A computed fold for a 135-nucleotide RNA from an uncultured Flavobacteriales bacterium, annotated as SAM riboswitch aptamer (S box leader). The coordinates come from a structure-prediction model, not an experiment, and the mean pLDDT is 79. Its Rfam family is "SAM riboswitch aptamer (S box leader)". Rfam links the family to the GO term regulation of gene expression. It was read from a public genome assembly, where an Rfam model found it.
């Protein structure tokens, strides 16, 4: 760097250090000499890996009871949900800030054989960003 599958309306900033832009790109809109972006440090916030802990259901096995349907311990395994994280990462201004290719639908305008065209809404997609496997 490529691919794939998941998540992006929740949540969570002090300190130093530096200097002019900066929010991935493009319009917007916004942040910034009352120092942002950006780097260290602490602190957090979350649960994606990774350990671990309770408890619903499934499934499978071994035993038991019973005439038989079955029921019922133990164990293993999927797994929803809940607590908890010392580890590997994330993140800690604004919904990924908002809108963005292209496709469906709804509206609206012209046209009337079925199309066309939008400062419209809606869904999916796309971009992008971060996990987690491949490569």
């Nucleotide at each position: 760097g490529a691919u794939u599958u998941a998540u992006a309306c929740a949540g969570a900033a002090g300190a130093g250090g530096g200097u002019a832009g900066a929010g991935a790109c493009a319009g917007g809109c916004u942040c910034g000499a009352u120092g942002a972006u950006c780097c260290u440090c602490u602190g957090g916030c979350a649960a994606c890996c990774a350990a671990c802990u309770u408890u619903a259901a499934g499934u499978g096995u071994c035993g038991a009871c019973g005439a038989a349907a079955g029921u019922c311990u133990a164990c293993a395994u999927u797994g929803g949900a809940a607590a908890a994280c010392c580890g590997g990462u994330g993140c800690c201004a604004a919904u990924u800030c908002c809108u963005g290719a292209u496709u469906c639908c709804a509206c609206u305008c012209a046209a009337u054989g079925g199309u066309g065209a939008g400062u419209u809404g809606g869904a999916a997609g796309a971009a992008u960003a971060u996990a987690a496997a491949u490569u």